The part of an RNA shown here (small-subunit ribosomal RNA, 5' domain) has 514 nucleotides and comes from an uncultured bacterium. Model confidence (mean pLDDT): 83 of 100.

[in-house]
Context: one part of a larger RNA
RNA sequence: ACGAACGUUGGCGGCGUGGAUUAGGCAUGCAAGUCGAACGAGGCCGGCCCCGCAAGGGGCCGCGUCGAGUGGCGAAAGGGGCAGUAAGGCGUGGGUAACCUACCCCGGGGAUCGGCAUAGCCGGCCUAACGGCCGGGUAAUUCCGGGCGAUCUGGAAGGGGGGCAUCUCCGUUCCAGGAAAUGAAUUUCGCCUCGGGAGGGGCCCACGUGAUAUUAGCUUGUUGGUGGGGUAACGGCCCACCAAGGCGUAGAUGUCUAGCGGGUGUGAGAGCACGACCCGCGCCACUGGCACUGGGACACUGGCCAGACUCCUACGGGAGGCUGCAGUCGAGGAUCUUCGGCAAUGGGCGCAAGCCUGACCGAGCGACGCCGCGUGCGCGAUGAAGGCCUUCGGGUUGUAAAGCGCUGUCAGGGGGGAGGAAAGCCCCGCAAGGGGCCUGACCUAUCCUCAGAGGAAGCACGGGCUAAGUUCGUGCCAGCAGCCGCGGUAAGACGAACCGUGCGAACGUUGUUC
Repeated sequence: ACGAACGUUGGCGGCGUGGAUUAGGCAUGCAAGUCGAACGAGGCCGGCCCCGCAAGGGGCCGCGUCGAGUGGCGAAAGGGGCAGUAAGGCGUGGGUAACCUACCCCGGGGAUCGGCAUAGCCGGCCUAACGGCCGGGUAAUUCCGGGCGAUCUGGAAGGGGGGCAUCUCCGUUCCAGGAAAUGAAUUUCGCCUCGGGAGGGGCCCACGUGAUAUUAGCUUGUUGGUGGGGUAACGGCCCACCAAGGCGUAGAUGUCUAGCGGGUGUGAGAGCACGACCCGCGCCACUGGCACUGGGACACUGGCCAGACUCCUACGGGAGGCUGCAGUCGAGGAUCUUCGGCAAUGGGCGCAAGCCUGACCGAGCGACGCCGCGUGCGCGAUGAAGGCCUUCGGGUUGUAAAGCGCUGUCAGGGGGGAGGAAAGCCCCGCAAGGGGCCUGACCUAUCCUCAGAGGAAGCACGGGCUAAGUUCGUGCCAGCAGCCGCGGUAAGACGAACCGUGCGAACGUUGUUC
RNA backbone atom coordinates (compact mmCIF):
# COMPACT_ATOMS: atom_id res chain seq x y z
C1' A A 1 0.00 0.00 0.00
C1' C A 2 -4.69 -3.30 -1.03
C1' G A 3 -11.20 -4.60 -5.24
C1' A A 4 -8.90 -7.83 0.54
C1' A A 5 -10.38 -11.79 4.17
C1' C A 6 -10.67 -13.29 9.52
C1' G A 7 -11.29 -12.02 15.10
C1' U A 8 -13.19 -8.55 18.92
C1' U A 9 -15.85 -4.04 18.96
C1' G A 10 -19.08 -0.46 16.61
C1' G A 11 -22.50 6.54 17.15
C1' C A 12 -23.27 9.95 12.69
C1' G A 13 -22.09 12.03 7.94
C1' G A 14 -19.57 13.17 2.96
C1' C A 15 -17.04 11.10 -1.23
C1' G A 16 -15.56 6.68 -3.34
C1' U A 17 -15.83 1.45 -3.81
C1' G A 18 -17.87 -3.93 -3.77
C1' G A 19 -18.10 -11.70 -7.70
C1' A A 20 -10.51 -11.14 -8.02
C1' U A 21 -12.67 -18.17 -7.56
C1' U A 22 -16.38 -21.82 -11.96
C1' A A 23 -15.58 -17.42 -19.46
C1' G A 24 -19.72 -22.90 -14.15
C1' G A 25 -25.40 -23.61 -14.70
C1' C A 26 -29.56 -20.29 -14.63
C1' A A 27 -36.27 -19.57 -12.46
C1' U A 28 -38.62 -14.57 -13.00
C1' G A 29 -39.05 -9.36 -14.50
C1' C A 30 -36.96 -5.54 -17.15
C1' A A 31 -32.33 -3.94 -20.47
C1' A A 32 -34.30 -1.19 -28.41
C1' G A 33 -37.34 0.92 -30.23
C1' U A 34 -39.84 4.72 -32.92
C1' C A 35 -42.54 7.31 -37.05
C1' G A 36 -50.24 8.01 -38.77
C1' A A 37 -46.36 14.48 -41.51
C1' A A 38 -44.50 7.15 -46.15
C1' C A 39 -49.02 3.22 -46.86
C1' G A 40 -53.79 0.41 -47.27
C1' A A 41 -57.40 -1.89 -44.36
C1' G A 42 -59.53 -2.77 -39.35
C1' G A 43 -61.35 -2.18 -33.95
C1' C A 44 -63.07 1.58 -30.42
C1' C A 45 -65.10 6.51 -29.54
C1' G A 46 -67.83 10.76 -31.34
C1' G A 47 -71.03 13.29 -35.05
C1' C A 48 -74.57 13.07 -39.20
C1' C A 49 -77.80 10.23 -42.51
C1' C A 50 -80.81 5.76 -44.05
C1' C A 51 -83.82 1.08 -42.84
C1' G A 52 -86.65 -0.82 -38.59
C1' C A 53 -92.33 -0.53 -33.75
C1' A A 54 -88.05 -2.04 -31.13
C1' A A 55 -83.65 -4.79 -30.42
C1' G A 56 -80.45 -3.82 -34.02
C1' G A 57 -78.27 -3.23 -39.00
C1' G A 58 -75.99 -0.18 -42.90
C1' G A 59 -73.49 4.27 -45.03
C1' C A 60 -70.50 8.83 -44.69
C1' C A 61 -67.24 11.94 -41.84
C1' G A 62 -63.08 12.90 -37.99
C1' C A 63 -56.07 17.89 -36.40
C1' G A 64 -59.85 11.66 -32.18
C1' U A 65 -57.74 7.02 -30.34
C1' C A 66 -55.69 1.67 -30.27
C1' G A 67 -52.96 -2.61 -31.40
C1' A A 68 -51.20 -5.87 -35.55
C1' G A 69 -49.13 -5.49 -40.97
C1' U A 70 -46.13 -3.08 -45.33
C1' G A 71 -42.36 0.82 -45.56
C1' G A 72 -38.30 4.11 -43.32
C1' C A 73 -34.55 5.05 -39.68
C1' G A 74 -32.29 2.76 -35.49
C1' A A 75 -31.02 -1.95 -33.76
C1' A A 76 -22.77 -2.46 -35.70
C1' A A 77 -24.15 2.70 -30.51
C1' G A 78 -24.74 2.44 -25.48
C1' G A 79 -23.94 -1.79 -21.43
C1' G A 80 -20.79 -6.46 -19.76
C1' G A 81 -16.42 -9.56 -19.43
C1' C A 82 -10.86 -10.53 -20.08
C1' A A 83 -11.59 -16.62 -22.14
C1' G A 84 -8.29 -16.33 -26.19
C1' U A 85 -4.13 -13.42 -28.09
C1' A A 86 3.54 -12.83 -27.22
C1' A A 87 1.26 -10.49 -32.34
C1' G A 88 -4.20 -10.06 -37.31
C1' G A 89 -2.89 -7.03 -30.40
C1' C A 90 -1.10 -2.63 -27.94
C1' G A 91 2.19 2.04 -27.66
C1' U A 92 4.84 5.87 -30.46
C1' G A 93 5.81 7.91 -35.23
C1' G A 94 4.90 7.70 -40.36
C1' G A 95 2.41 6.07 -45.21
C1' U A 96 -2.16 5.14 -48.52
C1' A A 97 0.07 7.20 -56.64
C1' A A 98 -3.96 1.15 -52.72
C1' C A 99 -9.31 2.83 -49.91
C1' C A 100 -14.59 3.41 -47.73
C1' U A 101 -17.91 6.53 -44.99
C1' A A 102 -25.39 6.22 -43.21
C1' C A 103 -26.83 10.42 -40.30
C1' C A 104 -24.45 16.07 -39.90
C1' C A 105 -22.39 20.84 -42.43
C1' C A 106 -21.18 23.91 -47.15
C1' G A 107 -21.75 24.54 -52.45
C1' G A 108 -23.63 23.16 -57.78
C1' G A 109 -27.33 20.70 -60.70
C1' G A 110 -31.93 17.85 -61.08
C1' A A 111 -36.84 15.23 -60.11
C1' U A 112 -40.63 12.88 -66.80
C1' C A 113 -44.26 8.94 -67.94
C1' G A 114 -46.07 4.34 -66.76
C1' G A 115 -46.48 -0.68 -64.73
C1' C A 116 -46.26 -5.64 -62.06
C1' A A 117 -46.53 -7.51 -57.33
C1' U A 118 -46.98 -8.55 -52.07
C1' A A 119 -48.01 -8.52 -46.49
C1' G A 120 -52.08 -7.20 -43.86
C1' C A 121 -57.27 -8.81 -45.25
C1' C A 122 -61.02 -12.65 -47.12
C1' G A 123 -62.01 -18.00 -48.11
C1' G A 124 -60.37 -23.18 -47.65
C1' C A 125 -56.98 -26.69 -45.34
C1' C A 126 -52.85 -29.08 -42.13
C1' U A 127 -50.90 -28.83 -36.91
C1' A A 128 -50.83 -30.65 -29.64
C1' A A 129 -47.60 -26.67 -30.20
C1' C A 130 -43.98 -23.79 -32.93
C1' G A 131 -45.87 -22.79 -37.32
C1' G A 132 -47.29 -23.83 -42.47
C1' C A 133 -49.88 -24.75 -47.49
C1' C A 134 -53.47 -23.38 -51.45
C1' G A 135 -56.81 -19.80 -53.77
C1' G A 136 -58.73 -14.57 -54.21
C1' G A 137 -57.55 -9.59 -53.76
C1' U A 138 -55.09 -4.25 -52.09
C1' A A 139 -51.53 0.45 -50.99
C1' A A 140 -47.01 3.14 -50.59
C1' U A 141 -41.22 7.24 -49.63
C1' U A 142 -41.80 -1.12 -51.45
C1' C A 143 -40.39 -3.06 -56.32
C1' C A 144 -39.89 -2.86 -61.85
C1' G A 145 -39.81 -0.71 -66.93
C1' G A 146 -39.53 3.27 -70.74
C1' G A 147 -37.85 8.39 -71.62
C1' C A 148 -34.46 12.58 -70.53
C1' G A 149 -29.74 12.29 -68.91
C1' A A 150 -25.25 15.39 -66.18
C1' U A 151 -19.28 18.42 -64.08
C1' C A 152 -20.48 10.68 -62.70
C1' U A 153 -18.39 5.69 -64.40
C1' G A 154 -15.94 2.57 -68.23
C1' G A 155 -13.62 2.32 -73.16
C1' A A 156 -11.24 4.48 -77.65
C1' A A 157 -8.65 8.49 -80.40
C1' G A 158 -5.54 12.53 -80.22
C1' G A 159 -3.15 16.98 -77.41
C1' G A 160 -0.84 19.33 -73.13
C1' G A 161 1.11 19.35 -67.92
C1' G A 162 3.15 16.56 -63.56
C1' G A 163 5.68 12.35 -60.94
C1' C A 164 11.20 7.85 -59.15
C1' A A 165 8.17 3.73 -62.05
C1' U A 166 3.69 0.77 -62.86
C1' C A 167 1.16 5.79 -63.49
C1' U A 168 -1.49 10.39 -62.73
C1' C A 169 -3.93 15.29 -63.76
C1' C A 170 -6.51 18.80 -67.29
C1' G A 171 -9.08 20.18 -72.01
C1' U A 172 -11.49 18.15 -76.96
C1' U A 173 -14.27 14.34 -79.83
C1' C A 174 -16.86 9.57 -80.16
C1' C A 175 -19.22 5.08 -77.99
C1' A A 176 -21.47 2.54 -73.90
C1' G A 177 -23.51 2.43 -68.91
C1' G A 178 -26.21 5.01 -65.49
C1' A A 179 -30.67 9.01 -61.10
C1' A A 180 -34.99 10.51 -58.48
C1' A A 181 -40.56 10.31 -54.21
C1' U A 182 -43.95 11.48 -53.02
C1' G A 183 -46.40 12.79 -48.62
C1' A A 184 -47.67 16.32 -45.13
C1' A A 185 -47.34 21.25 -44.71
C1' U A 186 -47.43 26.05 -47.04
C1' U A 187 -42.18 26.98 -47.96
C1' U A 188 -40.07 23.72 -44.37
C1' C A 189 -38.97 18.32 -43.42
C1' G A 190 -37.81 15.11 -47.34
C1' C A 191 -35.93 12.51 -52.72
C1' C A 192 -31.74 11.91 -56.84
C1' U A 193 -26.81 13.30 -58.35
C1' C A 194 -21.84 15.81 -58.27
C1' G A 195 -17.85 18.31 -55.52
C1' G A 196 -15.96 19.65 -50.73
C1' G A 197 -15.82 19.45 -45.21
C1' A A 198 -16.20 17.47 -40.31
C1' G A 199 -16.06 13.26 -37.62
C1' G A 200 -15.36 7.87 -38.08
C1' G A 201 -13.05 3.62 -40.11
C1' G A 202 -10.03 -0.14 -43.42
C1' C A 203 -5.06 -1.41 -45.00
C1' C A 204 0.56 -0.91 -44.92
C1' C A 205 5.63 0.30 -42.69
C1' A A 206 9.44 1.25 -38.75
C1' C A 207 10.77 0.88 -33.68
C1' G A 208 9.32 -0.73 -28.85
C1' U A 209 6.35 -4.27 -25.96
C1' G A 210 7.06 -11.52 -21.12
C1' A A 211 9.72 -16.48 -19.51
C1' U A 212 12.31 -20.73 -21.25
C1' A A 213 18.06 -23.43 -25.16
C1' U A 214 16.75 -29.05 -19.70
C1' U A 215 12.94 -26.34 -27.07
C1' A A 216 18.07 -25.68 -32.54
C1' G A 217 16.66 -26.13 -36.43
C1' C A 218 11.58 -24.35 -38.85
C1' U A 219 8.69 -23.74 -43.60
C1' U A 220 5.43 -26.34 -49.48
C1' G A 221 0.91 -21.35 -50.44
C1' U A 222 6.08 -22.18 -47.88
C1' U A 223 9.60 -17.40 -50.51
C1' G A 224 9.45 -14.83 -55.13
C1' G A 225 7.69 -14.09 -60.33
C1' U A 226 3.91 -14.03 -64.59
C1' G A 227 -1.26 -14.07 -65.54
C1' G A 228 -5.96 -14.09 -63.44
C1' G A 229 -9.97 -14.12 -59.55
C1' G A 230 -11.66 -11.45 -55.38
C1' U A 231 -12.09 -6.85 -52.28
C1' A A 232 -13.97 -0.32 -50.84
C1' A A 233 -8.65 -1.11 -51.32
C1' C A 234 -2.72 -3.25 -51.63
C1' G A 235 -1.30 -8.12 -51.04
C1' G A 236 -0.34 -15.94 -51.80
C1' C A 237 -5.87 -12.96 -49.72
C1' C A 238 -7.29 -17.09 -53.34
C1' C A 239 -6.09 -19.87 -58.05
C1' A A 240 -3.13 -21.80 -62.56
C1' C A 241 1.79 -22.01 -64.28
C1' C A 242 7.17 -21.03 -63.45
C1' A A 243 11.57 -20.56 -60.31
C1' A A 244 13.66 -22.71 -55.39
C1' G A 245 13.37 -19.95 -52.35
C1' G A 246 12.12 -17.69 -47.13
C1' C A 247 13.21 -17.56 -41.50
C1' G A 248 17.00 -18.66 -37.55
C1' U A 249 22.07 -18.23 -31.74
C1' A A 250 20.88 -10.13 -32.67
C1' G A 251 17.15 -16.87 -30.54
C1' A A 252 13.60 -18.91 -35.72
C1' U A 253 10.28 -23.13 -34.31
C1' G A 254 8.21 -25.24 -29.92
C1' U A 255 6.45 -24.95 -24.77
C1' C A 256 4.72 -21.99 -20.49
C1' U A 257 2.54 -17.42 -18.94
C1' A A 258 -0.28 -12.88 -20.21
C1' G A 259 -5.38 -8.65 -22.91
C1' C A 260 -2.08 -3.72 -24.09
C1' G A 261 -1.60 1.48 -22.88
C1' G A 262 -2.85 6.19 -20.04
C1' G A 263 -1.63 4.81 -15.30
C1' U A 264 -1.39 2.42 -9.90
C1' G A 265 1.76 0.95 -5.50
C1' U A 266 6.53 1.67 -3.47
C1' G A 267 11.10 4.14 -3.52
C1' A A 268 15.64 9.86 -2.48
C1' G A 269 16.12 8.15 -7.29
C1' A A 270 17.37 4.34 -10.58
C1' G A 271 14.37 0.56 -10.32
C1' C A 272 10.92 -3.29 -8.85
C1' A A 273 5.82 -5.04 -8.70
C1' C A 274 0.94 -4.40 -10.64
C1' G A 275 -2.87 -3.08 -14.85
C1' A A 276 -9.45 -3.31 -9.68
C1' C A 277 -12.45 1.36 -10.27
C1' C A 278 -12.13 5.75 -14.59
C1' C A 279 -10.41 6.79 -19.96
C1' G A 280 -8.34 4.93 -25.08
C1' C A 281 -7.52 0.47 -28.08
C1' G A 282 -8.18 -4.88 -28.93
C1' C A 283 -10.85 -9.41 -28.36
C1' C A 284 -15.17 -12.44 -26.75
C1' A A 285 -20.87 -13.34 -26.42
C1' C A 286 -23.27 -21.61 -24.62
C1' U A 287 -18.85 -24.44 -27.92
C1' G A 288 -17.19 -24.76 -33.24
C1' G A 289 -18.19 -23.12 -38.26
C1' C A 290 -20.81 -20.09 -42.02
C1' A A 291 -22.75 -16.47 -44.67
C1' C A 292 -27.15 -12.90 -45.36
C1' U A 293 -28.82 -7.78 -44.70
C1' G A 294 -26.52 -3.23 -44.49
C1' G A 295 -22.79 2.90 -45.07
C1' G A 296 -20.96 -0.23 -41.30
C1' A A 297 -21.33 -7.03 -38.67
C1' C A 298 -19.49 -12.25 -40.10
C1' A A 299 -23.53 -9.18 -35.72
C1' C A 300 -24.27 -10.21 -26.88
C1' U A 301 -30.61 -9.75 -26.18
C1' G A 302 -30.50 -11.28 -35.87
C1' G A 303 -30.20 -15.91 -39.23
C1' C A 304 -28.32 -21.05 -40.80
C1' C A 305 -25.57 -25.80 -39.73
C1' A A 306 -23.19 -29.07 -36.18
C1' G A 307 -22.20 -30.25 -30.83
C1' A A 308 -22.98 -30.33 -25.43
C1' C A 309 -26.68 -28.98 -21.95
C1' U A 310 -31.77 -27.44 -20.26
C1' C A 311 -37.08 -27.24 -21.08
C1' C A 312 -42.11 -28.40 -23.63
C1' U A 313 -44.64 -32.38 -26.32
C1' A A 314 -50.68 -35.19 -28.16
C1' C A 315 -43.96 -38.71 -29.40
C1' G A 316 -45.00 -36.60 -35.16
C1' G A 317 -41.93 -32.52 -33.50
C1' G A 318 -40.54 -27.96 -31.25
C1' A A 319 -38.14 -23.97 -27.77
C1' G A 320 -33.65 -21.73 -25.35
C1' G A 321 -28.58 -19.08 -24.47
C1' C A 322 -27.76 -13.10 -17.94
C1' U A 323 -19.36 -12.45 -19.85
C1' G A 324 -26.74 -6.35 -19.72
C1' C A 325 -29.58 -4.63 -14.52
C1' A A 326 -31.39 -6.98 -10.31
C1' G A 327 -31.80 -11.94 -8.51
C1' U A 328 -30.72 -17.66 -7.78
C1' C A 329 -27.86 -22.33 -7.23
C1' G A 330 -22.92 -24.10 -7.13
C1' A A 331 -17.72 -23.65 -5.91
C1' G A 332 -15.13 -20.30 -2.46
C1' G A 333 -11.65 -17.28 3.00
C1' A A 334 -14.73 -13.67 0.14
C1' U A 335 -17.90 -9.40 -2.81
C1' C A 336 -24.69 -5.95 -2.49
C1' U A 337 -31.32 -4.46 -3.78
C1' U A 338 -35.42 -9.45 -7.90
C1' C A 339 -35.34 -0.69 -5.35
C1' G A 340 -37.06 4.67 -7.60
C1' G A 341 -37.04 7.84 -11.91
C1' C A 342 -36.47 9.43 -17.04
C1' A A 343 -36.30 15.42 -13.11
C1' A A 344 -30.95 16.19 -15.16
C1' U A 345 -26.90 14.57 -18.91
C1' G A 346 -26.54 11.55 -23.21
C1' G A 347 -28.62 8.18 -27.10
C1' G A 348 -32.66 6.16 -30.93
C1' C A 349 -37.08 7.56 -33.69
C1' G A 350 -40.32 11.70 -34.72
C1' C A 351 -41.82 18.50 -37.87
C1' A A 352 -43.39 18.40 -33.05
C1' A A 353 -46.04 16.90 -28.83
C1' G A 354 -43.86 12.81 -27.27
C1' C A 355 -42.42 7.52 -26.82
C1' C A 356 -38.33 4.19 -25.56
C1' U A 357 -33.67 4.08 -22.73
C1' G A 358 -31.41 -1.41 -15.75
C1' A A 359 -26.99 4.11 -20.52
C1' C A 360 -27.52 7.40 -16.78
C1' C A 361 -29.21 10.02 -12.43
C1' G A 362 -30.54 8.58 -7.56
C1' A A 363 -31.79 5.71 -3.30
C1' G A 364 -30.61 0.74 -0.49
C1' C A 365 -26.88 -2.87 1.74
C1' G A 366 -21.33 -3.70 3.52
C1' A A 367 -16.30 0.47 8.85
C1' C A 368 -14.41 -2.29 2.26
C1' G A 369 -11.32 2.51 1.79
C1' C A 370 -10.23 7.80 2.59
C1' C A 371 -11.83 12.16 5.14
C1' G A 372 -14.73 14.97 8.82
C1' C A 373 -17.59 15.17 13.49
C1' G A 374 -19.37 13.37 18.13
C1' U A 375 -19.60 10.34 22.64
C1' G A 376 -19.70 16.64 26.63
C1' C A 377 -17.68 21.53 29.35
C1' G A 378 -16.30 24.19 34.07
C1' C A 379 -15.82 23.89 39.25
C1' G A 380 -15.27 20.03 42.61
C1' A A 381 -10.56 16.73 48.53
C1' U A 382 -12.24 14.99 54.62
C1' G A 383 -8.49 12.81 48.41
C1' A A 384 -15.63 9.09 49.87
C1' A A 385 -16.89 3.92 48.99
C1' G A 386 -15.02 -0.25 46.30
C1' G A 387 -10.68 -2.55 43.79
C1' C A 388 -5.23 -3.44 43.73
C1' C A 389 -0.51 -3.13 46.21
C1' U A 390 1.84 -2.50 51.01
C1' U A 391 7.67 -2.15 54.66
C1' C A 392 0.66 -1.94 57.69
C1' G A 393 2.74 3.99 58.27
C1' G A 394 0.50 4.27 53.78
C1' G A 395 0.43 4.36 48.31
C1' U A 396 -2.52 4.08 43.91
C1' U A 397 -7.00 4.04 40.85
C1' G A 398 -8.00 9.87 41.31
C1' U A 399 -10.75 15.59 39.89
C1' A A 400 -11.69 10.32 38.37
C1' A A 401 -16.80 9.66 40.72
C1' A A 402 -20.61 11.87 43.66
C1' G A 403 -22.23 16.96 44.05
C1' C A 404 -22.96 22.08 42.00
C1' G A 405 -23.25 25.15 37.64
C1' C A 406 -23.46 25.17 32.23
C1' U A 407 -23.73 23.96 26.80
C1' G A 408 -26.74 21.82 22.90
C1' U A 409 -22.71 19.71 17.90
C1' C A 410 -24.52 14.80 16.11
C1' A A 411 -28.62 11.40 16.56
C1' G A 412 -34.39 11.89 17.68
C1' G A 413 -39.50 14.89 17.10
C1' G A 414 -41.83 19.29 14.56
C1' G A 415 -41.61 23.44 10.92
C1' G A 416 -39.43 26.47 6.91
C1' G A 417 -36.03 26.10 2.71
C1' A A 418 -32.78 28.55 -1.89
C1' G A 419 -30.38 25.17 -5.44
C1' G A 420 -29.81 20.83 -8.87
C1' A A 421 -34.43 23.90 -14.27
C1' A A 422 -33.90 26.12 -18.58
C1' A A 423 -34.28 24.21 -22.41
C1' G A 424 -39.01 22.89 -24.59
C1' C A 425 -43.93 24.84 -25.95
C1' C A 426 -47.07 29.32 -26.90
C1' C A 427 -47.35 34.69 -28.08
C1' C A 428 -44.98 39.40 -29.93
C1' G A 429 -40.93 41.08 -33.16
C1' C A 430 -37.82 41.76 -39.93
C1' A A 431 -34.03 40.56 -36.59
C1' A A 432 -31.38 41.05 -32.16
C1' G A 433 -34.47 39.95 -28.54
C1' G A 434 -38.76 40.25 -25.14
C1' G A 435 -43.02 38.11 -22.47
C1' G A 436 -45.97 33.94 -20.64
C1' C A 437 -46.80 28.61 -19.23
C1' C A 438 -45.11 23.60 -17.72
C1' U A 439 -41.55 20.04 -15.70
C1' G A 440 -37.77 17.17 -9.32
C1' A A 441 -36.99 10.29 -9.09
C1' C A 442 -33.80 11.72 -5.45
C1' C A 443 -32.15 14.91 -2.20
C1' U A 444 -30.21 18.98 0.41
C1' A A 445 -26.80 23.44 2.00
C1' U A 446 -28.88 26.25 5.57
C1' C A 447 -32.38 28.37 9.30
C1' C A 448 -36.03 28.10 13.39
C1' U A 449 -37.95 25.12 17.31
C1' C A 450 -38.63 20.89 21.46
C1' A A 451 -36.46 18.17 25.61
C1' G A 452 -32.56 16.43 28.37
C1' A A 453 -25.93 14.82 29.75
C1' G A 454 -29.51 12.53 28.24
C1' G A 455 -28.76 7.75 22.87
C1' A A 456 -22.91 6.94 21.39
C1' A A 457 -15.69 3.24 23.33
C1' G A 458 -13.31 -0.09 22.12
C1' C A 459 -9.10 -3.04 20.58
C1' A A 460 -4.13 -4.61 20.94
C1' C A 461 0.02 -4.65 23.80
C1' G A 462 3.35 -4.09 28.61
C1' G A 463 11.19 -9.64 28.68
C1' G A 464 14.61 -7.16 24.55
C1' C A 465 13.92 -5.26 19.60
C1' U A 466 9.44 -1.54 21.41
C1' A A 467 6.22 3.01 24.65
C1' A A 468 4.21 0.58 29.05
C1' G A 469 4.94 -3.68 35.69
C1' U A 470 3.25 -5.49 39.99
C1' U A 471 0.54 -9.44 42.76
C1' C A 472 -1.67 -14.17 42.65
C1' G A 473 -2.33 -19.00 40.12
C1' U A 474 0.51 -22.73 37.47
C1' G A 475 5.18 -25.78 38.04
C1' C A 476 9.35 -28.03 31.04
C1' C A 477 2.43 -28.96 32.86
C1' A A 478 -1.08 -25.82 30.85
C1' G A 479 0.56 -22.59 27.54
C1' C A 480 3.30 -18.21 24.65
C1' A A 481 6.23 -17.06 20.35
C1' G A 482 7.67 -12.14 14.40
C1' C A 483 13.22 -13.11 15.83
C1' C A 484 16.09 -13.92 20.22
C1' G A 485 13.63 -17.12 23.33
C1' C A 486 10.04 -17.91 28.09
C1' G A 487 7.66 -22.22 31.59
C1' G A 488 11.26 -27.88 35.68
C1' U A 489 8.07 -23.68 43.20
C1' A A 490 9.66 -16.83 44.41
C1' A A 491 7.75 -16.49 35.98
C1' G A 492 7.90 -8.29 34.79
C1' A A 493 7.59 -13.59 28.70
C1' C A 494 1.96 -18.81 30.44
C1' G A 495 -3.50 -17.64 32.81
C1' A A 496 -6.13 -13.89 35.84
C1' A A 497 -6.51 -9.26 38.46
C1' C A 498 -5.08 -4.28 39.24
C1' C A 499 -2.20 -0.63 37.09
C1' G A 500 0.05 1.26 32.72
C1' U A 501 1.37 2.14 27.17
C1' G A 502 -0.27 2.80 22.06
C1' C A 503 -4.07 3.74 18.64
C1' G A 504 -9.18 5.07 18.61
C1' A A 505 -14.96 3.98 15.63
C1' A A 506 -11.87 1.33 15.26
C1' C A 507 -7.90 -2.10 16.84
C1' G A 508 -5.36 -6.47 15.90
C1' U A 509 -4.19 -11.01 12.76
C1' U A 510 -3.35 -13.33 8.02
C1' G A 511 -2.15 -12.88 2.75
C1' U A 512 0.39 -10.10 -1.17
C1' U A 513 3.74 -5.92 -3.34
C1' C A 514 7.66 -2.24 -2.85